Predicted 3D model of an 84-nucleotide RNA (transfer RNA) from a Patescibacteria group bacterium. It was read from a public genome assembly. Its Rfam family is "tRNA". By type it is a transfer RNA. Its family is annotated with triplet codon-amino acid adaptor activity in the Gene Ontology. The organism belongs to Bacteria candidate phyla, within Bacteria. The coordinates come from a structure-prediction model, not an experiment, and the mean pLDDT is 80.
C1' cells in the first nucleotide's frame, strides 16, 4: 500500500429480498417465594424530555439514491484476517 471481513442499549448477539430497529441470552432494578438467603419464578430495563404521558432522538463519523437505509453507494475512522 492492496484485497476480505466486521462496528448496533449496561455485555454477549439477532434483525440477510431495504419496509415498525434491539428478538434472544446475560446483568441490573423491583416484586414473590424463603426465618434469612441461594435457586427459580414474574415484571421492568436504549437516550433525552415529562408528576406520568405526549414528542423528539438514536445502528462508528460525514454525505448521497429512497416514500423509507442497520441494509444500497461515495469518503473517511477503529478493529480483525490475508498478501505485498
Nucleotide at each position: 500500500g492492496c484485497u476480505c471481513g466486521g462496528g448496533u442499549g449496561g455485555u454477549g448477539g439477532a434483525a440477510u429480498u431495504g419496509g415498525u430497529a434491539g428478538a434472544c441470552a446475560c446483568g441490573c432494578a423491583g416484586g414473590a417465594c424463603u426465618u434469612a438467603a441461594a435457586a427459580u419464578c414474574c415484571u421492568g430495563u436504549g437516550a433525552g424530555g415529562u408528576u406520568a404521558a405526549a414528542c423528539u432522538c438514536g445502528u462508528g463519523c460525514g454525505g448521497g439514491u429512497u416514500c423509507a437505509a442497520g441494509u444500497c453507494c461515495c469518503g473517511c475512522c477503529c478493529c480483525g484476517a490475508g498478501c505485498a